[in-house]
Predicted 3D model of a 73-nucleotide RNA (transfer RNA) from a Pseudomonadales bacterium. Rfam family: tRNA. Gene Ontology term of the family: triplet codon-amino acid adaptor activity. Rfam classes the family as a transfer RNA. The source organism's lineage runs through Bacteria, Pseudomonadati, Pseudomonadota, Gammaproteobacteria and Pseudomonadales.

């Protein structure tokens, strides 16, 4: 330099054919216990990497950029 993958909650990751963003773990509160752990219930937590375009509507489609990983040279 060229090609390909990935970027979504604190972490690991889903998200079908564009239509109100989710799970597990972690965290907070409550219940249970003599106390802790475990368990159960409830809850908080998001600029979906950035900019632009298409569209009534974009995590999703298109263009450009950034970061990261891999392959080739």
């Nucleotide at each position: 330099g060229c090609u390909c993958g990935c970027u979504u909650a604190g972490c690991u990751c889903a998200g079908g054919c564009g239509g109100u963003a989710g799970a597990g773990c972690a965290c907070a509160u409550c219940a249970u216990u003599g106390g802790u752990a475990a368990u159960g219930a409830u809850g908080a937590g998001g600029u979906c990497c950035c900019c632009g375009g298409u569209u009534c509507a974009a995590c999703u489609c298109c263009g450009g950029g950034a970061g990261u990983g891999a392959g080739c040279a």
Its mean pLDDT, the model's own confidence on a scale to 100, is 81.